[in-house]
Context: one part of a larger RNA
RNA sequence: CUGGGCGUAAAGCGCACGUAGGCGGGUCGUUAAGUCAGGGGUGAAAUCCCGGAGCUCAACUCCGGAACUGCCUUUGAUACUGGCGAUCUAGAGGUCGAGAGAGGUGAGUGGAAUUCCGAGUGUAGAGGUGAAAUGCGUAGAUAUCGGGAGGAACAUCAGUGGCGAAGGCGGCUACCUGGCCCAAUACUGACACUCAGGUGCGACAGCGUGGGGAGCAAACAGGAUUAGAUACCCUGGUAGUCCACGCCGUAAACGAUGAGAACUAGAUGUCGGGGGGGAUUAGCCCCUCGGUGUCGUAGCUAACGCGCUAAGUUCUCCGCCUGGGGAGUACGGCCGCAAGGUUGAAACUC
Numbered sequence: 001c002u003g004g005g006c007g008u009a010a011a012g013c014g015c016a017c018g019u020a021g022g023c024g025g026g027u028c029g030u031u032a033a034g035u036c037a038g039g040g041g042u043g044a045a046a047u048c049c050c051g052g053a054g055c056u057c058a059a060c061u062c063c064g065g066a067a068c069u070g071c072c073u074u075u076g077a078u079a080c081u082g083g084c085g086a087u088c089u090a091g092a093g094g095u096c097g098a099g100a101g102a103g104g105u106g107a108g109u110g111g112a113a114u115u116c117c118g119a120g121u122g123u124a125g126a127g128g129u130g131a132a133a134u135g136c137g138u139a140g141a142u143a144u145c146g147g148g149a150g151g152a153a154c155a156u157c158a159g160u161g162g163c164g165a166a167g168g169c170g171g172c173u174a175c176c177u178g179g180c181c182c183a184a185u186a187c188u189g190a191c192a193c194u195c196a197g198g199u200g201c202g203a204c205a206g207c208g209u210g211g212g213g214a215g216c217a218a219a220c221a222g223g224a225u226u227a228g229a230u231a232c233c234c235u236g237g238u239a240g241u242c243c244a245c246g247c248c249g250u251a252a253a254c255g256a257u258g259a260g261a262a263c264u265a266g267a268u269g270u271c272g273g274g275g276g277g278g279a280u281u282a283g284c285c286c287c288u289c290g291g292u293g294u295c296g297u298a299g300c301u302a303a304c305g306c307g308c309u310a311a312g313u314u315c316u317c318c319g320c321c322u323g324g325g326g327a328g329u330a331c332g333g334c335c336g337c338a339a340g341g342u343u344g345a346a347a348c349u350c
Base pairs, nucleotide, nucleotide: 003322004321005320006319007304008303012318014201015200016199017198021194022193025088026087027086028085029084030083031082033081034080035077036076037075038074039073040072041071042070049065050064051063052062053061054060091191092188093187095184097182099180103177104176107173108172109171110154115149116148117147120144121143125136162169163168206247207246208245209244210243211242215241216240220236221235222234223233258317259316260315261314262313263312266295267294268293269292270291271290272289273288274287275286276285277284299306300305323350324349325348332343333342334341335340
């Protein structure tokens, strides 16, 4: 390189947008670049292969043939691919009408609870545990009642429920705003799909500057446990967790399953629409479109399992794998304030 692969054996980039590139719907005409056919030229010799010949054979050598799968040129063919022109509407976009939703940004606002502050009632414990102790409390705790402050999170509803490309998103209100679905259908007329580089988004933790700090809580301190206990348990407690702006760019970023398209039994639940029948203020039945679950046929699979949301049958494009360790390490490059990230070997060894 070819081949074979990528749910769990090595292997799908965390996700998206998109450039080059690759690839691309129906019909007609044209062209003849790819493609196909014929002719001509060339493709040195040797080598390889085939037939013969010469050294006693062979190696070796000589003669003849084939071959040199290619390139150039010319004459044609026109199904397919490509180019050009025209046209179409099934892909894609778009319009009108209705709909569901924790989709996003900033703003405002609500109640429960914890903690703290000051006041009242009230008295000796309270807290914590397997049992205790540290710590708290006669300077009045715990408990209880009403008042105040402040921060963070939003019980019930809540659901193999919903939305989002992924990360993720949950009190309420209005503004701004993205996507999706259904029904109808003017309009555009292939505008599509994928995507190396590139760009953007990207949990937690962490970093910088400035705020904030109720609860929780790495580090740390003390009390226990224990042979020890740098832990598990308990009492405290600082970064952090929260906000603004800027970095970081990683995760078992998982469905461990790239994106798009087409086709291939059924059964059942649920969410959002549309239609019909029944019924008569939703409920029942049937059909249909889109999403999301559970089983399951054929088929696939090493098995487990997957099974119209495929891991089935095919097509297009991208990414990735090639024995284990060494090692996601070293060196170098790029990025970062740093932590580190990304790209990514070899010796050696089994």